Small-subunit ribosomal RNA from an uncultured prokaryote, 1506 nucleotides, folded computationally.
[in-house]
RNA sequence: AGAGUUUGAUCAUGGCUCAGAUUGAGAUUGAACGCUGGCGGUAGGCUUAACACAUGCAAGUCGAGCGGAAACGAUGUAGCUUGCUACAGGCGUCGAGCGGCGGACGGGUGAGUAACGCGUAGGAACCUACCUAGUAGUUUGGGAUAGCCAUUGGAAACGAUGAUUAAUACCGAAUACGCCCCAUGGGGGAAAGUGGAGGACCUUCGGGCUUCACGCUAUUAGAUGGGCCUGCGUAGGAUUAGCUUGUUGGUGAGGUAAUGGCUCACCAAGGCAACGAUCCUUAGCUGGUUUGAGAGGAUGAUCAGCCACACUGGGACUGAGACACGGCCCAGACUCCUACGGGAGGCAGCAGUGGGGAAUAUUGCACAAUGGGCGCAAGCCUGAUGCAGCCAUACCGCGUGUGUGAAGAAGGCCUUAGGGUUGUAAAGCACUUUCAGUAGGGAGGAAAGCUUGUGGCUUAAUACGCUAUAAGUGUGACGUUACCUACAGAAGAAGGACCGGCUAACUCCGUGCCAGCAGCCGCGGUAAUACGGAGGGUCCGAGCGUUAAUCGGAAUUACUGGGCGUAAAGCGUACGUAGGUGGUUUGUUAAGUUGGAUGUGAAAGCCCAGGGCUCAACCUUGGAACUGCAUUCAAAACUGAUGAACUAGAGUAUGGUAGAGGUAAGUGGAAUUUCCUGUGUAGCGGUGAAAUGCGUAGAGAUGGGAAGGAACAUCAGUGGCGAAGGCGACUUACUGGACAAUAACUGACGCUCAUGUACGAAAGCGUGGGGAGCAAACAGGAUUAGAUACCCUGGUAGUCCACGCCGUAAACGAUGUCUACUUGGAGGCUGUUCCCUUGAGGAGUGGCUUUCGGAGCUAACGCGCUAAGUUGACCGCCUGGGGAGUACGGCCGCAAGGUUAAAACUCAAAUGAAUUGACGGGGGCCCGCACAAGCGGUGGAGCAUGUGGUUUAAUUCGAUGCAACGCGAAGAACCUUACCAGGUCUUGACAUCCCGAGAAUUUACUAGAGAUAGUUUAGUGCCUUCGGGAACUCUGUGACAGGUGCUGCAUGGCUGUCGUCAGCUCGUGUUGUGAAAUGUUGGGUUAAGUCCCGCAACGAGCGCAACCCCUAUCCUUAUUUGCCAGCGCGUUAUGGCGGGAACUCUAAGGAGACUGCCGGUGAUAAACCGGAGGAAGGUGGGGACGACGUCAAGUCAUCAUGGCCCUUACGGGAUGGGCUACACACGUGCUACAAUGGCAGGUACAGAGGGCAGCAAUACCGCGAGGUGGAGCGAAUCACACAAAGUACGUCGUAGUCCGGAUUGGAGUCUGCAACUCGACUCCAUGAAGUCGGAAUCGCUAGUAAUCGUAGAUCAGAAUGCUACGGUGAAUACGUUCCCGGGCCUUGUACACACCGCCCGUCACACCAUGGGAGUGGGAUGCAAAAGAAGUGGCUAGUCUAACCUUCGGGAGGACGGUCACCACUUUGUGUUUCAUGACUGGGGUGAAGUCGUAACAAGGUAACC
Repeated sequence: AGAGUUUGAUCAUGGCUCAGAUUGAGAUUGAACGCUGGCGGUAGGCUUAACACAUGCAAGUCGAGCGGAAACGAUGUAGCUUGCUACAGGCGUCGAGCGGCGGACGGGUGAGUAACGCGUAGGAACCUACCUAGUAGUUUGGGAUAGCCAUUGGAAACGAUGAUUAAUACCGAAUACGCCCCAUGGGGGAAAGUGGAGGACCUUCGGGCUUCACGCUAUUAGAUGGGCCUGCGUAGGAUUAGCUUGUUGGUGAGGUAAUGGCUCACCAAGGCAACGAUCCUUAGCUGGUUUGAGAGGAUGAUCAGCCACACUGGGACUGAGACACGGCCCAGACUCCUACGGGAGGCAGCAGUGGGGAAUAUUGCACAAUGGGCGCAAGCCUGAUGCAGCCAUACCGCGUGUGUGAAGAAGGCCUUAGGGUUGUAAAGCACUUUCAGUAGGGAGGAAAGCUUGUGGCUUAAUACGCUAUAAGUGUGACGUUACCUACAGAAGAAGGACCGGCUAACUCCGUGCCAGCAGCCGCGGUAAUACGGAGGGUCCGAGCGUUAAUCGGAAUUACUGGGCGUAAAGCGUACGUAGGUGGUUUGUUAAGUUGGAUGUGAAAGCCCAGGGCUCAACCUUGGAACUGCAUUCAAAACUGAUGAACUAGAGUAUGGUAGAGGUAAGUGGAAUUUCCUGUGUAGCGGUGAAAUGCGUAGAGAUGGGAAGGAACAUCAGUGGCGAAGGCGACUUACUGGACAAUAACUGACGCUCAUGUACGAAAGCGUGGGGAGCAAACAGGAUUAGAUACCCUGGUAGUCCACGCCGUAAACGAUGUCUACUUGGAGGCUGUUCCCUUGAGGAGUGGCUUUCGGAGCUAACGCGCUAAGUUGACCGCCUGGGGAGUACGGCCGCAAGGUUAAAACUCAAAUGAAUUGACGGGGGCCCGCACAAGCGGUGGAGCAUGUGGUUUAAUUCGAUGCAACGCGAAGAACCUUACCAGGUCUUGACAUCCCGAGAAUUUACUAGAGAUAGUUUAGUGCCUUCGGGAACUCUGUGACAGGUGCUGCAUGGCUGUCGUCAGCUCGUGUUGUGAAAUGUUGGGUUAAGUCCCGCAACGAGCGCAACCCCUAUCCUUAUUUGCCAGCGCGUUAUGGCGGGAACUCUAAGGAGACUGCCGGUGAUAAACCGGAGGAAGGUGGGGACGACGUCAAGUCAUCAUGGCCCUUACGGGAUGGGCUACACACGUGCUACAAUGGCAGGUACAGAGGGCAGCAAUACCGCGAGGUGGAGCGAAUCACACAAAGUACGUCGUAGUCCGGAUUGGAGUCUGCAACUCGACUCCAUGAAGUCGGAAUCGCUAGUAAUCGUAGAUCAGAAUGCUACGGUGAAUACGUUCCCGGGCCUUGUACACACCGCCCGUCACACCAUGGGAGUGGGAUGCAAAAGAAGUGGCUAGUCUAACCUUCGGGAGGACGGUCACCACUUUGUGUUUCAUGACUGGGGUGAAGUCGUAACAAGGUAACC
């Protein structure tokens, strides 16, 4: 301190998720779960059922308060069986009892409580046992009662009656410094003794008396503790807005320790609340803990303070203190005992049990220490506490060895097969012994207490007692303590998670969208660093991970520290209350503010510095801090308060200005429609085209008249007015606001504004009118697959008026109101001042408004004095998308509905701006045989050929829109061949290595379809250092061969296509936060990103063009096999010959063409147009040449190749068959349908090719295919080889023909081992369809189309295909509106797998949560009643009654009983609220490739939206 995730990429917004990075070390936790586990120290340990509890223990003590003696011991006596019994006695001691003190502390828990409960700071009207200090006392009497004893009831618990007895139990009297009451007179109120010691004196022999100690009484003061009151602080919900009758206050009384409606009577009608009352839900509060830089957030275990509670509810008693955890009474639930009559109990004390739960320990030891209760003390009690046990629950510390050791061992894993890695790791060698183990030693926690001595105090005293001190004695649960020493031996001691990114760490195998992983993004569909295993590695380490929770990161609730034009977010607008805030000067004050001082802020904790455990954790001492609150002193700048003034804010006044500002009344003309009437005749109307509709009963058109309603053309304008909605003919009346001018008046009167009030388009609603046009609904006609739409014809509400509702709009500037400040340009509307004056003038000064733009701001777009800039004041609103502006509840409304406004659930995004592409039934410019203009075809027929389909044992495989289909295949009878059938081989047909044998090779025969098998003949080679070697063949073994098997979606290479389209990029610079842009856009021009000009660009690269080849002209050179003009020879004739080198040709080298020249246009450019010359003119014609890339295009069957698969077979060899099938469909072609023709004979002119396993002439034979034969030629020499259309002539005469040639029969030729399946050709015969081809569709722009023939590759043979060659040789192009494809610019976009995109809604199915719902069942609670235990208080006529009084009768007083008031449990009625559930039902969400349409995104095909 950040990171991942929305996008093709970017910036922003915004959520989700992760990292604990940080302080040299460390997020946290009372945790749980999984795997693992050596030791010690220090802490911690039911977070759930305040659920129920068996058993034991947790509060007793005092004999120095008392009567006493049940048990035990000692003593004495007696009996005797000499260690027992009985008796005495009260010495030790003590059961039970009376009495005192303590059981109100300590310990537990957090249910309740939103409260003076807690925290903090204060206050006055109080109490306080024990304790401390002081003062004064402690005198004198009395009556009971428990125990014990007797009788008696009951199962028990527990009682009843009688007799008797004590006290520090109880009561009376006396006294009263001080105390209380009352107010100057007085009145009232106390006590208790016990123990130790003792010299005189007295004695009833008990004691008195003296003294000490402990007690007791009264009172004062303190200390401690407690009660009460107050300020401030201390959760959520307004979908809880009103609550309250003892309520608020007063007077009086009662009550309390004390104030007080605490209670009661009377009086008043108050009190609380938007600064949140009341109600509901949740919760013990705090010091602190945890996190955080802090501010904050979360939390309230352990420790400490306070509170509350003790099975649930109520109640009081006792007491200093309780309404009492281990006390009482009552009611209830539950459990237990019972003889059924009645009783007993309360672990939220310590252990422990059951239960619940993911989950939390021993029915331990000791009072040795610390502390508490009682006691004079010893001491007793103490599950407080101290210790131990269990648990890695947390923190801290230690260990599991150390050094050396390369043959880099073995094994494992990987491998490019070389090696790498595990790894100095191990082994080996040399050492050490912490901890654990065994043995021995051994602190401290112990102070006290007791005995004795000495001093002091007290006293009459040397007793007693107290105190100080010394010596002695003596107390330890832990404990086999800590610690120390010895011994032996590396010996007993390492795991967990992770390894795609975030995030440190990588490979192999298995699996194959399966199994699985996952915190987010996401992995897995045959090469997974993401699943599982392994090797290796990384991080931690006696732990490591996971889950849960909190804070952080999150500035993601923003006080510190956010936003609102378009991302979520400005109320539709105004007025205005509370509130907030406020101009200038001055005085006072001191609330805020600032400073000083004082008190407090418990301790512990955090922090700092010391100290103690070997260190640390831990413990301990001191300091700092505790940011707070209160009191007090001071200051007076600022804010506030208050006094006085001011005029710059605000307002008033006067006369003016502009205006669709508002309301009401009246008036006007044009137009539509309807009605009446005239003229007039057949259509009108409507549309993309039509039809419905109107019209011969006279429409439409046209002339005249009338009626009625609504709206106001031109002016009219980013013009005006208004708060917004909104306002438009004219006139009048009433009326609101704005503005400038004047500078007279008031004197801060201002701004904003929750709640509130008013206004508020359209549609809609109610009542009553009105109704011309328009027009939801509706009807009809069209369109369409459908058309409940778009279009058309009609048409009702409504639109209009009056009154009343509604209260919403994309009510928008998507921009709240007010204030101040901040460079400019150009306009519009409307005032006003001045100047020369006179103009449509100039110079100022205001208000409103439009546009461009600087600084600045902004994520960008943009805003920019009318801010979205810079400030201030106030209000409203936002916090991921969906669910949802929905449900429920409330309020409003006649209704429609509005307003306020959630949650469950679900997703990892949703969104804004801008960028690059792609796309558009967007736009602009341009090109192309793209259309158009033409020529010829295809589609119809027959045949050829390819494909699909079908068939088959097999019909091998691939290619599938353009860009597959005469394609791979430049040629399937066998072979090819990959397919099928049967029959065969297994180291193999082929390569390398090893062992053994043999020359290699070869003849013939037999079986078989052949492969093959058997027999058989000939043959003994070459080199040599004499060891052997090389080649070849056979047998055997295993490594291996082999595969046209799969994957072109693992690949290389090659190819197609867009497209021979003009594009595609880079460097530097510049612009932008950035993706990116610029350059490459613009103006021209070109076939061209071709060139020119301009320009924040300047250059460059791949493409274009050129360079290369062919062709068109010429020149030079050369001259055979080509040529032959001139000179000769020869021939019937022929370059045949001599010769020639002129010409043609050949093949080498050159020339030529460059917009070079001229004119025009253009910008003087580039260039274009025309012309000249020229063989050729504007890239002359053609070819090769194919940018960055796209299509997961094609090819694993050309080849190569990763991975997978087969291995007596998916390999090899052989025979036969198949690839040639055939109801059908399609593509590509050939031949035709004829007279521009067919046929017959005659005749003319090419180019380019190949040729020795070849081309083959002349000649002969055959009708012919061809045969025989073989000259010549490895070819400018010979041959293939006659070119054909053409041309001249003849014939046919428009017919299924003298067209057409399919099909079929017969006969042959050739190739070949072989021609049946299944070749080509020839001859004779046969003579099918077809008379120019529907919808549709293809090619071509000049030597082109069309037409004609020729050659070649492949090839034994087999072209109508393919490739090449020449001959003849056109027509048309106005032009770019349209179709298709493409290029550039621009625009929109919700697309980016890029329109074959994206995406919406119903329906159907499954699941999930939720609303309504006749109701049903629980909980809480209000009101009205009933009820009334125990208890307290009041009253009391009944019953009983020790102390005191008495006149002895009784009284006072008390107890019980009765009754009244209050009141818990409980019951009833009626409301409110909440939870659960409910047939059925509503919408919502999520799901795989379901159904129907296509609403939105492009002009989304009717612009979209509100």
Model confidence (mean pLDDT): 84 of 100.